Annotation
A computed fold for a 72-nucleotide RNA from a Candidatus Omnitrophota bacterium, annotated as transfer RNA. Its Rfam family is "tRNA". Rfam classes the family as a transfer RNA. The organism belongs to Candidatus Omnitrophota, within Bacteria.
RNA sequence: GGGCGGUUAGUUCAGUGGUAGAAUGCUUCGCUUACAUCGAAGAGGUCAGAGGUCCGAAUCCUCUACCGCCCA
Numbered sequence: 001g002g003g004c005g006g007u008u009a010g011u012u013c014a015g016u017g018g019u020a021g022a023a024u025g026c027u028u029c030g031c032u033u034a035c036a037u038c039g040a041a042g043a044g045g046u047c048a049g050a051g052g053u054c055c056g057a058a059u060c061c062u063c064u065a066c067c068g069c070c071c072a
Base pairs, nucleotide, nucleotide: 001071002070003069004068005067006066007065010024011023012022013021018055026042027041028040029039030038048064049063050062051061052060
């Protein structure tokens, strides 16, 4: 330099154009002498950034940034 993949909750990851989710972690309550386990409730998101298409974009297109793999 060329090609491909990835970027979504604190973490690991789903989500193939129509209200952003799960597990785990965190907070509160219950249970317990207490802790853990278990049960219930809750908080937590600029969907990497910018632009475009569309009635509507995490999702489609373009550019940029970062990470990884392959080729040279």